[in-house]
RNA sequence: GCUUUUGUGGCAAAGUGGCUAAUGCGUCUGUCUUGUAAACAGAAGAUCAUCGGUUCGAAUCCGAUCUGAAGCA
Numbered sequence: 001g002c003u004u005u006u007g008u009g010g011c012a013a014a015g016u017g018g019c020u021a022a023u024g025c026g027u028c029u030g031u032c033u034u035g036u037a038a039a040c041a042g043a044a045g046a047u048c049a050u051c052g053g054u055u056c057g058a059a060u061c062c063g064a065u066c067u068g069a070a071g072c073a
Base pairs, nucleotide, nucleotide: 001072002071003070004069005068007066010025011024012023018056027043028042029041030040031039049065050064051063052062053061
């Protein structure tokens, strides 16, 4: 340099065009306990890497850029 691929709450991770983006761990609150942990109940936390385009409608499709990975030279 070329090709393929990844980017979604603090971390992991589902979602392949249609309301208000799952789930697990973690965090916070409550119940329980002498106290902690565990368990149970609840809550907060994402403008889906950035910019533009297509569409009535985009995390999802297209283009460019950035970033991680793999392959080729």
Transfer RNA from Coemansia sp. BCRC 34301, 73 nucleotides, folded computationally. Its Rfam family is "tRNA". Its family is annotated with triplet codon-amino acid adaptor activity in the Gene Ontology. Lineage of the source: Eukaryota > Kickxellomycotina > Kickxellomycetes > Kickxellales > Coemansia. The coordinates come from a structure-prediction model, not an experiment, and the mean pLDDT is 81.